[in-house]
This is a predicted structure of a 119-nucleotide RNA (TPP riboswitch aptamer (THI element)). The coordinates come from a structure-prediction model, not an experiment, and the mean pLDDT is 75. The model forms 92% of the base pairs in the Rfam consensus.
């Protein structure tokens, strides 16, 4: 002097599915569908408790783990998208140099890896 990367404090920002299988609810022709609760599977950093509302539709608030914060693939739209795989899915990719998206500080700290100049 430059590249990477890390750490805590606050403060904001986002998402929470699949499928089996049980019990119960409502319709009610019925080995059907729909919801609601437990348990279990897959994938992932993450599928979470709690309240209020509704015609069982749905929305909405509040907290907890987690990931993300312009160096943004955290997340959303595009999407009832496109090909692949799977009992099945927001499982993998593409799409995607696409359009959106949410910051201060302790400190230009601490640590590897360079390069440059004195001595």
């Nucleotide at each position: 002097u430059g590249a990477c990367a890390a750490u805590c404090c606050g403060a904001g920002g986002g998402g929470u599915g699949u499928c089996c299988g049980g019990u119960c609810u409502u319709c009610g022709u019925g080995u059907a569908a729909a919801g609601a609760c437990c348990g279990g599977u897959c994938u992932g950093a993450g599928a979470u408790g709690g309240c209020c509302u509704u015609u069982u539709g749905u929305g909405g608030c509040c907290g907890a783990a987690c990931c993300c914060u312009u160096u943004g693939a955290a997340c959303c739209u595009g999407a009832u998208c496109c090909g692949g795989g799977u009992c099945a899915u927001u499982c993998c990719g593409g799409c995607g140099u696409a359009g959106g998206a949410a910051c201060g500080g302790g400190a230009g700290u601490u640590g590897u890896c360079g390069a440059g100049u004195g001595a």